[in-house]
Molecule: transfer RNA
Organism: Candidatus Aenigmatarchaeota archaeon
RNA sequence: GCACCCGUGGUCUAGUGGCAUGACGCGAGCUUCCCAAGCUUGCAAUGCGGGUUCGAUUCCCGCCGGGUGCA
Numbered sequence: 001g002c003a004c005c006c007g008u009g010g011u012c013u014a015g016u017g018g019c020a021u022g023a024c025g026c027g028a029g030c031u032u033c034c035c036a037a038g039c040u041u042g043c044a045a046u047g048c049g050g051g052u053u054c055g056a057u058u059c060c061c062g063c064c065g066g067g068u069g070c071a
Stems, first nucleotide, its partner, number of pairs: 001070007010024003018054001025043006047063005
């Protein structure tokens, strides 16, 4: 330099055009003599910009970042 893949809460992750899923974590409560475990509940996310569409995490373009291959 060229080609391809990936980017979702603090971390890991599901999603294939119509409310963004779950786990860990964190806060509150229940329980317990205390702690741990358990139960209930809450918090928190679509890399950035543009386009298409009634509607975009999803499709298209560019940029940024990461990875793989070739040179």